[in-house]
Context: one part of a larger RNA
RNA sequence: CCCAUAGUUAGACGAAAAGACCCCGUGAAGCUUUACUACAACUUGGUACUGAAUUACGAUAUUGCCUGUUUAGAAUAGGUGGGAGUCCCGGAUUCGUCCAGGACGCCAGUGAAAUACCACCCUUGUUCUAUUGUAAUUCUAACCUACUCCCGUGAAUCCGGGAGAGGGACAGUAUCUGGUGGGUAGUUUAACUGGGGCGGUUGCCUCCUAAAAUGUAACGGAGGCGUUUACAAAGGUUGGCUAACUCCGGAUGGAAAUCGGAGUGAUAGUGUAAAGGCACAAGCCAGCUUUACUGCAAGACCUGCAAGUCGAGCAGUUGCGAAAGCAGAACUUAGUGAUCCGACCGUACGAAAUAGGACGGCGGAAGCUCAUCGGAUAAAAGCUACUCCGGGGAUAACAGGCUAGUCUCCUCCAAGAGUCCACAUCGACGAGGAGGUUCGGCACCUCGAUGUCGGCCCGUCCUAUCCUGGAGCUGAAGAAGGUUCCAAGGGUUUGGCUGUUCGCCAAUUAAAAGGGCACGCGAGCUGGGUUCAGAACGUCGUGAGACAGUAGAAAAUUUUGGCUAAAUUUAGCCAAAAGACCG
Numbered sequence: 001c002c003c004a005u006a007g008u009u010a011g012a013c014g015a016a017a018a019g020a021c022c023c024c025g026u027g028a029a030g031c032u033u034u035a036c037u038a039c040a041a042c043u044u045g046g047u048a049c050u051g052a053a054u055u056a057c058g059a060u061a062u063u064g065c066c067u068g069u070u071u072a073g074a075a076u077a078g079g080u081g082g083g084a085g086u087c088c089c090g091g092a093u094u095c096g097u098c099c100a101g102g103a104c105g106c107c108a109g110u111g112a113a114a115u116a117c118c119a120c121c122c123u124u125g126u127u128c129u130a131u132u133g134u135a136a137u138u139c140u141a142a143c144c145u146a147c148u149c150c151c152g153u154g155a156a157u158c159c160g161g162g163a164g165a166g167g168g169a170c171a172g173u174a175u176c177u178g179g180u181g182g183g184u185a186g187u188u189u190a191a192c193u194g195g196g197g198c199g200g201u202u203g204c205c206u207c208c209u210a211a212a213a214u215g216u217a218a219c220g221g222a223g224g225c226g227u228u229u230a231c232a233a234a235g236g237u238u239g240g241c242u243a244a245c246u247c248c249g250g251a252u253g254g255a256a257a258u259c260g261g262a263g264u265g266a267u268a269g270u271g272u273a274a275a276g277g278c279a280c281a282a283g284c285c286a287g288c289u290u291u292a293c294u295g296c297a298a299g300a301c302c303u304g305c306a307a308g309u310c311g312a313g314c315a316g317u318u319g320c321g322a323a324a325g326c327a328g329a330a331c332u333u334a335g336u337g338a339u340c341c342g343a344c345c346g347u348a349c350g351a352a353a354u355a356g357g358a359c360g361g362c363g364g365a366a367g368c369u370c371a372u373c374g375g376a377u378a379a380a381a382g383c384u385a386c387u388c389c390g391g392g393g394a395u396a397a398c399a400g401g402c403u404a405g406u407c408u409c410c411u412c413c414a415a416g417a418g419u420c421c422a423c424a425u426c427g428a429c430g431a432g433g434a435g436g437u438u439c440g441g442c443a444c445c446u447c448g449a450u451g452u453c454g455g456c457c458c459g460u461c462c463u464a465u466c467c468u469g470g471a472g473c474u475g476a477a478g479a480a481g482g483u484u485c486c487a488a489g490g491g492u493u494u495g496g497c498u499g500u501u502c503g504c505c506a507a508u509u510a511a512a513a514g515g516g517c518a519c520g521c522g523a524g525c526u527g528g529g530u531u532c533a534g535a536a537c538g539u540c541g542u543g544a545g546a547c548a549g550u551a552g553a554a555a556a557u558u559u560u561g562g563c564u565a566a567a568u569u570u571a572g573c574c575a576a577a578a579g580a581c582c583g
Stems, first nucleotide, its partner, number of pairs: 022392004027388002029384004035187005041180003045176005051139011064126002068122001075115001078121005085104004090099003143167003147164006190202003199219001203225006226373001227271001228330002235289007244264006269278002272335001274333003293316004299310003305374001318327003341367001344364004349360002399446001400444001401442003405439001407435006416426002453528001454526003458520001459517005466491003469486006493507005536550002538547003557578009
C1' cells in the first nucleotide's frame, strides 16, 4: 500500500413513500345550512270511482200576475207598431145579422209622446216548474271494517263465501293543483394578489408617472362619472356687450351691496372633475325661433376583432338673417351594456292546395348596479384536522442564499456633564462604517420529501476577552477600581420554577464571556413542546366546524350527594369536591 472481516455513523442535499403542510385545478368526495333547483313525505282544494231525499239560501231559464208619478192634461202616459171600433146585459133571429140600454175609445183638448182593444218587448217585484250551486241534516245500495256467528274445514286469530252489526257517499285510491319540505339528490360557491386568507379593486372620463409624435406597467400618486338643460333653454340664428381684483372718493353703508375715477390685464366666466381651449369670444344680454330634422355620403382618424370618432358634399323640408351665410343639439373630452328572449309601433315581403290567418322577415324605439360592467344560467352559500387525486420549488412555513431597514459593534464631529477643565470617565443633535448571531424584505436551489423546538452525548472554530498573563492613561497615595491596547494556551459551577431557549431566584466560584458550525449534532438518543386521526373546556359560528386559546395518568384518605343490599349503623357501587404525606 491492497484485500477481507469486526466496529463507528459525519457526508454522499444517504435509502424508503410522484410531500400529508402550503398554493393551484372553472379536479373529486363526505358533511352543513334561513345557497340554488328538484324529488320523496306530509298537507290544501277540484274531478273520478259516487248514489237517494228534505230544508235553507243563491244563480239561470220558463209560466201567471204585478211594477213605471217633471210640467200641461179628467190623471200615476214604461216603449214601439197596428187600430175605428171593443166589451157587458136584454129582446128578435131565416144564425148572416138587426134593435134598445150601459162602459171604454175614436173625435175634441193638453202634451215631446194619447189613451179602448191586439201584438212584440223594456223595467221592478212576486209566484209555478225545471236545471244547477253552496251549507246543514237524514237514508242505503256503492265503498270500508284488525267486530260477531256459520260454512269451505279435519288444525288454523289467514283467505274466500254467506248472515248480522257498525260506519257510509265520508273514508280510501287515482289524477290535476297551492303550500311545507337538508328527509334525499344534483350542483354552484369569481378573479387580481410581491404565497394564500382578511382588506381593497374590477366599467368609463381627466391629469401626472410617460423618457418633447402615438402608445406604455405596478395593490404607483391625485380627482371625477352612472347625469343635466326644451317652447319663459343651458339648443339654433341675428344684433349687441366685456369680466375679476387693487387703490382713491362718496349719506345711512360696515371687510364685502350700489355710484364715480384710476391702475393691473384675463387672475373672471364656461351646468357638472381635471386638462386643453376661448376676447373676432366658446364668456354676458336681448329679439325671433325648433336643424335636439328625414334620406344619403366622398374621404379620413382610431383599431386584433367587435366597437368608437370626425365628415365636406347631394336631395327633401324648416328656422334666423337685408344679404353673404349659419344651423343634422350643448367649448371639447365621462354620463354606459353585445347577443338571445318575449312584448310594442310601422311595413304588407313570405304565408306548405286556394282565400284569409297563425307565425316569420324587414325598419324603428323600449325592457338588464347582466357594476365580476366583451355580459358562462331565468335560477346558487359554506365546512373538511375523516379526507382523496393531479400538479408546483411557476408559490408559502424550516434551513441555506442575496440584502441590511431593524439588530450588534466601532469610528468621526463635540453641545454638554465632569467644582474649574469637551475628550480620566460619560457624551446630545448629527455623520460614516464593519459584522451577518435578531425581527424583516426578496422568492434564487430543494414540494417524484433538505425531519421541525428544547434537553442529552460528542465536540471543533471565531474574538468584539468573563477569568488567568503582559502593558498605556487615570479625576492612579496604598488596596480596590475605571478605560484602552496586546493576547484565544487553558478554563468558564451546582441547584429550585418552567417543555422551554431565555429569564427570575438560591448558594458558590479566579470566572460563572458572547457567538458560528443546516438557530452544529434524531441513518447518535429522547419526544416534554409544536403539528394528524379519539374525547372535552372557554369563545366564535344557525350549522358542518374553527381558534400562534386551554387541558397528563392511576391509587389511597376525608367530606357531600345518590343507588342497591341487609337491618341500626354497616357493606358494595356511581358521581363531585378538598387538601396533606410518601415515592